[in-house]
RNA sequence: UGGGGUGUAGUCCAAUGGCAGGACGCAGGACUUUGGAUCCUAAAAUGAUGGUUCGAAUCCAUCCACCCCAG
Numbered sequence: 001u002g003g004g005g006u007g008u009a010g011u012c013c014a015a016u017g018g019c020a021g022g023a024c025g026c027a028g029g030a031c032u033u034u035g036g037a038u039c040c041u042a043a044a045a046u047g048a049u050g051g052u053u054c055g056a057a058u059c060c061a062u063c064c065a066c067c068c069c070a071g
Base pairs, nucleotide, nucleotide: 001070002069003068004067005066006065007064010024011023012022013021018054027041028040029039030038047063048062049061050060051059
């Protein structure tokens, strides 16, 4: 430099173009003599900018980050 792939809560994963959800973790509470375990509750995310569409995490374009291949 060229080609391909992947970007979603703190972490790991889902989500036929139609309410963004789960697990772990964190916080609060219940239980317990305390801790752990268990149960309940809450917060927390679509890489950026545009386009298409009644409607975009999803489709398209450019850019950014990471990975792979070629040189």
Annotation:
Transfer RNA from a Synergistaceae bacterium, 71 nucleotides, folded computationally. Its mean pLDDT, the model's own confidence on a scale to 100, is 81. The sequence was found in a public genome assembly. It matches the Rfam family "tRNA". Rfam links the family to the GO term triplet codon-amino acid adaptor activity. The family's RNA type in Rfam is transfer RNA. Taxonomically the source falls in Synergistaceae (Bacteria, Thermotogati, Synergistota, Synergistales).